[in-house]
Context: one part of a larger RNA
RNA sequence: GGUAUAUGGUGGAUGCCUUGGCACCAGGAGGCGACGAAGGACGUGGCCAGGCUGCGAUAAGCCUCGGGGAGCCGCCAAGCAGGCUUUGAUCCGGGGAUCUCCGAAUGGGGUAACCCGUUCCGACAAACUCGGAACAUCCCGUGCUGAAUCCAUAGGCACGGGAGGCGAACGGAGGGAAGUGAAACAUCUCAGUACCUCCAGGAAAAGAAAUCAAUAGAGAUUCCGCUAGUAGCGGCGAGCGAACGCGGAAAUAGCCCAAAUCCCGUUAACGCAAGUUAGCGGGAGGUUGUAGGGUCUGCUCGGUUAAGAGCCAGAGAGUUACAAAUCAGUUGGUUAGCAGAAAGGUCUGGAAAGGCCUGCCAUAGAGUGUGAUAGCCACGUAUGCGAAAACCAGCUGACUCUCAGCAGAUACCUGAGUAGCGCGGGGCACGUGAAACCCUGCGUGAAUCUGGGAGGACCAUCUUCCAAGGCUAAAUACUACCUGGUGACCGAUAGUGCACAAGUACCGUGAGGGAAAGGUGAAAAGAACCCCGAUGAGGGGAGUGAAAUAGAACCUGAAACCAUAUACCU
Numbered sequence: 001g002g003u004a005u006a007u008g009g010u011g012g013a014u015g016c017c018u019u020g021g022c023a024c025c026a027g028g029a030g031g032c033g034a035c036g037a038a039g040g041a042c043g044u045g046g047c048c049a050g051g052c053u054g055c056g057a058u059a060a061g062c063c064u065c066g067g068g069g070a071g072c073c074g075c076c077a078a079g080c081a082g083g084c085u086u087u088g089a090u091c092c093g094g095g096g097a098u099c100u101c102c103g104a105a106u107g108g109g110g111u112a113a114c115c116c117g118u119u120c121c122g123a124c125a126a127a128c129u130c131g132g133a134a135c136a137u138c139c140c141g142u143g144c145u146g147a148a149u150c151c152a153u154a155g156g157c158a159c160g161g162g163a164g165g166c167g168a169a170c171g172g173a174g175g176g177a178a179g180u181g182a183a184a185c186a187u188c189u190c191a192g193u194a195c196c197u198c199c200a201g202g203a204a205a206a207g208a209a210a211u212c213a214a215u216a217g218a219g220a221u222u223c224c225g226c227u228a229g230u231a232g233c234g235g236c237g238a239g240c241g242a243a244c245g246c247g248g249a250a251a252u253a254g255c256c257c258a259a260a261u262c263c264c265g266u267u268a269a270c271g272c273a274a275g276u277u278a279g280c281g282g283g284a285g286g287u288u289g290u291a292g293g294g295u296c297u298g299c300u301c302g303g304u305u306a307a308g309a310g311c312c313a314g315a316g317a318g319u320u321a322c323a324a325a326u327c328a329g330u331u332g333g334u335u336a337g338c339a340g341a342a343a344g345g346u347c348u349g350g351a352a353a354g355g356c357c358u359g360c361c362a363u364a365g366a367g368u369g370u371g372a373u374a375g376c377c378a379c380g381u382a383u384g385c386g387a388a389a390a391c392c393a394g395c396u397g398a399c400u401c402u403c404a405g406c407a408g409a410u411a412c413c414u415g416a417g418u419a420g421c422g423c424g425g426g427g428c429a430c431g432u433g434a435a436a437c438c439c440u441g442c443g444u445g446a447a448u449c450u451g452g453g454a455g456g457a458c459c460a461u462c463u464u465c466c467a468a469g470g471c472u473a474a475a476u477a478c479u480a481c482c483u484g485g486u487g488a489c490c491g492a493u494a495g496u497g498c499a500c501a502a503g504u505a506c507c508g509u510g511a512g513g514g515a516a517a518g519g520u521g522a523a524a525a526g527a528a529c530c531c532c533g534a535u536g537a538g539g540g541g542a543g544u545g546a547a548a549u550a551g552a553a554c555c556u557g558a559a560a561c562c563a564u565a566u567a568c569c570u
Stems, first nucleotide, its partner, number of pairs: 001569009015555001016519002020490002022487007029479002031166002039102003042056003046080002050076003062096006071084003107116003117135007137163009170201001171199005181188001185235001211218002223248004232240002254471003257415001261284010289449001291414003294410007302312003314403005326398010337385003343358005359376002361365001367379003420444008430456001451466005506513002526554001529541004
């Protein structure tokens, strides 16, 4: 020096564990904010400093109404001191009060959490100072005032109402890529995706045919399964990719204006006046395609009545569209909770829930904990019950609203810079194509029911629908948040970045990036006392414990690596 064995050290793999994650399901909720949010700063405890939580100068809390019933003064985190509590504390829930400063931040300013005001009120005799309130901007409405400029308008002022900011995804709209694919690349694709902006809701959007269809018909919209990777589109490349129709579901719901005509008010013009015409505002009326409505005429029309004025009776509808507000009762639910069956002995053991013996309950043998594996020990579970207060939903009632049709005549109305057309684009599965249809930047520009659009160039015939105004629940999408549940999901290099003081420490001027780190024991019983040592570190005894090679650098404790002892080889 090597090899082997043994015993240790180091190290922290492995096993076991789980307080934390992940995914999904069901239900709820789907917003918060000038009544000052989200998020913060600074404070706040009897003691000593810090972090978390709570709270706000009334500061781990105040008042009140309920629940609950013996202990309590939150956690890391023990201690000291002092208190509270059966006159019901701590704790849990409903409602209320307080709620510094910053922050949309809003009196002005500003380097966030700071500085400086104006007016009024109050304290002081007053000044100073202190306390309270108001004072941002924009939009809408009303009123007053009011220039150049006579009227007027702009502007100004006051009052009332609203907005502003935050928030995970889902939604609508306005903009809108590239990597990529085409085995290069330009049309094309990726993709109207990512991303930016605006806006909204609990959903949004869409929506009651100027729709489809094809000689038969359907009958708003949305979503799903087919139709179908079909018909088509396509440097006919890569690729893109319908509809009709069928089924389902789910669900189901239809309505209101503009106009004609009439009435009222108001302004202007004309007029001596009565009044007429026009504009504006309000009300009635009216809403469609086998056209509908208006106007005029005639006829019939619950009872009463001169009367379609009112009353009575009857029918129907309603607060999500179709008109709109509120209250009461009742039922159910949410926000605390309550009751809740049944086991003993013995053995092993540190400990019984294990073994053995004998029982019991079960609408409860889900689960977790308890010194090992418990239906009968604890919490629970099945089941049953419960609200002073607040909120939600359903139902009922109050209440509110509505309740003619036929026949004929007339040609008054039925959405205009619209439809259409030309040019340039975009959207439609459809790349300009034979390119209809929809949208529109520029230009042009109809008809008015004997009217107009569509049926994939275009024309005829035929069929079908009625644009140029608006509203509309449900079925559909999503989950930051709350509750419950489930897992051939993870188990500390996994699972969230975070099971721990985690968006922390740390890095970066900044935007931003971003960790590591779990386990004594059943219980601290966390090692009194003695000894070595420096009043150390560390260790040896003693003691605790089932165990201390469980001693806090603490479960198990692999390997690399380092020692010691022994044997053999050189």